[in-house]
């Protein structure tokens, strides 16, 4: 430098759940706790998937109401986008420990 994680050894991490704090929420922090993990370390500004929405902006369909000569306007609801969460969903990028060859 490179390959491997079969064996041995050392250490690392910590799902569900519980408590508490933060957030509207997805979820996150801390403590307990271990289902797992060889990158379950970092990157959400690699791309995709999934999930969230109180308030705000924006786009669209249908219905209703009001107004109108017409174009159209406002509110509510629904959906999408903006926005956000997840790297322990997948892919990708960067970095790295131990052991063995």
């Nucleotide at each position: 430098a490179u390959c491997u994680g079969a064996a041995c050894a050392a250490g690392c991490u910590a799902a569900a759940c519980c408590a508490u704090c933060g957030g509207c929420g997805a979820c996150g922090g801390u403590g307990g706790g271990a289902c797992g993990g060889a990158a379950a370390g970092c990157c959400a500004a690699c791309g995709g998937g999934u999930c969230u929405c109180a308030g705000a902006u924006u786009u669209g369909c249908u219905c209703c109401u009001u107004a109108u000569g017409u174009u159209g306007u406002c509110c509510u609801c629904c959906a999408g986008a903006u926005a956000g969460a997840u790297c322990g969903c997948c892919c990708g990028g960067c970095u790295g420990c131990c052991a063995g060859g």
Overview:
This is a predicted structure of a 101-nucleotide RNA (c-di-GMP-I riboswitch aptamer) from a Syntrophaceae bacterium. The coordinates come from a structure-prediction model, not an experiment, and the mean pLDDT is 75. Rfam family: c-di-GMP-I riboswitch aptamer. From the family's description: GEMM was predicted in a large-scale screen for bacterial structured RNA regulatory elements. Taxonomically the source falls in Syntrophaceae (Bacteria, Pseudomonadati, Syntrophia, Syntrophales).